[in-house]
Context: one part of a larger RNA
RNA sequence: GCAAGUGAAUUUUGUUAAAAGGCAAGUUUAAAUUUUUAUAAAUGAAGACAUAGAAAACUCAAGUUGCGAAUAGCAUUUAAAGUCUUUUGUCAAAAACCCGAAACCGGCUGAUCUAAACUUGAGCAGGCUGAUAUUGUAAUGGAAACAUUCUUUGAAGGGCCGAACCCGUGUAUGUGGCAAAAUACUGGGAUGACUUUAGUUUAGGGGUGAAAGGCUAAUCAAAGUCGGUUAUAGCUGGAUUUCCGCGAAAUCUAUUUAAGUAGAGCAUUUUAUUGUAAAUAAUUAAGGGUAGAGCACUAUUAUGAUAGAGGAAAUAUAAAUUAUUUUACGAAAUCAUUUUAAACUUCGAAUAUUAAUUAGUUAAUUUAGAGUAGACAGAGUCAGAAUGUAAAGAUUCUGACUCAAAAGGGAAACAGCCCAGACUAAAAGUUAAGAUCCAAAAAAUAGUUUUAGUGAUAAAGGUAGUUUUAUUUUAAAUACAACCAAAAGGUAGGCUUGGAAGCAGCCAUUCUUUAAAGAUAGCGUAAAAGCUCAUUGGUCUAAAAAUAAAAUUCCGAAAAUUCCGAGGGCUUAAAAUUAUUAUCGAAACUUUAGAUAAUUUAAAAUAAUUUUAAAUUAUGGUAGCGGAACGUUCUGUAGUUUUAUGAAAAUUUAAUUGUAAAAUUUAAAUUUAAAAAUCAGAAGUGAGAAUACUUGC
Numbered sequence: 001g002c003a004a005g006u007g008a009a010u011u012u013u014g015u016u017a018a019a020a021g022g023c024a025a026g027u028u029u030a031a032a033u034u035u036u037u038a039u040a041a042a043u044g045a046a047g048a049c050a051u052a053g054a055a056a057a058c059u060c061a062a063g064u065u066g067c068g069a070a071u072a073g074c075a076u077u078u079a080a081a082g083u084c085u086u087u088u089g090u091c092a093a094a095a096a097c098c099c100g101a102a103a104c105c106g107g108c109u110g111a112u113c114u115a116a117a118c119u120u121g122a123g124c125a126g127g128c129u130g131a132u133a134u135u136g137u138a139a140u141g142g143a144a145a146c147a148u149u150c151u152u153u154g155a156a157g158g159g160c161c162g163a164a165c166c167c168g169u170g171u172a173u174g175u176g177g178c179a180a181a182a183u184a185c186u187g188g189g190a191u192g193a194c195u196u197u198a199g200u201u202u203a204g205g206g207g208u209g210a211a212a213g214g215c216u217a218a219u220c221a222a223a224g225u226c227g228g229u230u231a232u233a234g235c236u237g238g239a240u241u242u243c244c245g246c247g248a249a250a251u252c253u254a255u256u257u258a259a260g261u262a263g264a265g266c267a268u269u270u271u272a273u274u275g276u277a278a279a280u281a282a283u284u285a286a287g288g289g290u291a292g293a294g295c296a297c298u299a300u301u302a303u304g305a306u307a308g309a310g311g312a313a314a315u316a317u318a319a320a321u322u323a324u325u326u327u328a329c330g331a332a333a334u335c336a337u338u339u340u341a342a343a344c345u346u347c348g349a350a351u352a353u354u355a356a357u358u359a360g361u362u363a364a365u366u367u368a369g370a371g372u373a374g375a376c377a378g379a380g381u382c383a384g385a386a387u388g389u390a391a392a393g394a395u396u397c398u399g400a401c402u403c404a405a406a407a408g409g410g411a412a413a414c415a416g417c418c419c420a421g422a423c424u425a426a427a428a429g430u431u432a433a434g435a436u437c438c439a440a441a442a443a444a445u446a447g448u449u450u451u452a453g454u455g456a457u458a459a460a461g462g463u464a465g466u467u468u469u470a471u472u473u474u475a476a477a478u479a480c481a482a483c484c485a486a487a488a489g490g491u492a493g494g495c496u497u498g499g500a501a502g503c504a505g506c507c508a509u510u511c512u513u514u515a516a517a518g519a520u521a522g523c524g525u526a527a528a529a530g531c532u533c534a535u536u537g538g539u540c541u542a543a544a545a546a547u548a549a550a551a552u553u554c555c556g557a558a559a560a561u562u563c564c565g566a567g568g569g570c571u572u573a574a575a576a577u578u579a580u581u582a583u584c585g586a587a588a589c590u591u592u593a594g595a596u597a598a599u600u601u602a603a604a605a606u607a608a609u610u611u612u613a614a615a616u617u618a619u620g621g622u623a624g625c626g627g628a629a630c631g632u633u634c635u636g637u638a639g640u641u642u643u644a645u646g647a648a649a650a651u652u653u654a655a656u657u658g659u660a661a662a663a664u665u666u667a668a669a670u671u672u673a674a675a676a677a678u679c680a681g682a683a684g685u686g687a688g689a690a691u692a693c694u695u696g697c
Stems, first nucleotide, its partner, number of pairs: 001697006011094004016089008026049003032043004053060002063074003097238002100235001104228006115202005121196003124192001126161003129157001133153001136150001138149004165189003170185004204220001206216003241629006251264005266374001267372006276364001280359007292347001293345002298341002302337005310329001311327006378403010408419003423594003427591004434584003437568002443581007455570001461555002465552010482539005488512002493507003518533001521532003595619011630686001632683005640676003651668002654665004
């Protein structure tokens, strides 16, 4: 991993509700006893509930309690239904749908591993070093003890090197290994706080520990084992046949509450109730202070005027907190203009909300009670806001939609976008969104724009890109552009300066000649010179210039896998835009047949309300509520029926029936002894999931 088998709302007692049944102002027995093969039957009236309540109670009683007669509380009236049993749902107590902790407590067992200790023993090749000490009628010093040197002996050490032995430094291999800690090489200690055999002691909140929370039998921040024990788990996982009807929530409030739970809201089933109610539309009425707007209040922005407190300056005075004058400063206030506001408003919508009336529509709805729930982690899109960076597939509210719980078509692919809500079947037709060059179903016509592959994403800004519109002006008295020529004189204006001559700087900026020419617009020189420009003439010949607006393109434009047309590819288009007519395109709509349910109508039959027909409508669905069925084992029916002329089961094949779970029949082979219709009853009653369990491969 696969296969087969096993594998999870059970049982008891009680509460409550519904349904069915018995009896009924009553209903019913419990323990126990007797009988019986057994099931069961009979006896058993104690007790329980109900029939009357009030009061703490005495007690009274359709009333009663409150010192009580009264307000008042509860009960009563029209009359009145209960009780027992069974089944089903829920709840409570129990192991309580199943599996799952780490733990806690108690009793025992362990020191053959290992830690420490005690007792008796055992072990340590060989080599090196040479301490204290010691010998001498030695030497030197000393009075001596003694010290030093030489010499003799000697053998100390948690000494040195290094086997056995003990340990385990580094590296490699190994990592389902040779091995649940090893092997190889390399290492440390190796007469010691050494190593070690055997025996003995210390036991679980205890031991032992040269102390690492180490070790205490491959187990240690509290051993192992058995028991309490099916500990508990608001947490994870799992929970077994079919079909039909309806169908949520992810919000509010509270919570030692936030992964839970309770009440409300939302679902479902049922009973009664409403004949109206709901949704939609129109009309009428109502309140409001949002958007917007505004500055009349509150706050706020800017400028000016008036004014002249204050500040500053000047003048006057012998002095003073003096006087006068002035002002590029300047507060409050007033006036004029001007800006802004969630916590401003002289104003003020649209929507929304509430009420009434009317309308047509809808197999309808409303309200109340009762049984059962689930749910209280939501997600995105659009719109309005808050927080944040006017960030987020961010977070938090409000309104709507979809997903969740929704398939189908479109958006290449796609939970939340667009279209559209799948009862079933087979076909056909019409459309929606979206499409019609190819992939891939389906397209053409008539205009305009774009040349950037723009057509996919971005700003300020830039640009004789292109198209269109409008206005103004110049031009055959020759424009605009280009080319040829001129562009002068007084004068080098005055000042300044070393110099200043149109052109460093300051002042002024005239006159003449002329077709025209600035006391000079720009280069240039040390200063001059020199070259252009303005301005004028000529040549040439027909348009030229400016402003404003619209459309479109370009530059601005740099990022990390190749991508903001999915691709190929597309240029009077297969791009954009205007207009027109076609076509394709879904499980939508229509048509045909059928199923189920509800409502209405009609018919038939019956003791009882069941069947048939037609019409209309409905039938996506998670959690969940409700309903109807299939199948398995056992029991009764069954002292019956089938069966050796072959039961059941199993394998294979085929057909039929049913919406389905399933059922029936037929055929063949194997096998050998039991099986069962129908209608009922009772459950160890249905597996694909649980890192499920057992077995096999």
The prediction has a mean pLDDT of 80.
This is a predicted structure of a 697-nucleotide part of an RNA (large-subunit ribosomal RNA, domain II) from Dictyotopsis propagulifera.
It is recorded under the gene name rnl.
The full RNA is in RNAcentral, with records from ENA.
Its Rfam family is "Bacterial large subunit ribosomal RNA".
The organism belongs to Dictyotopsis, within Eukaryota.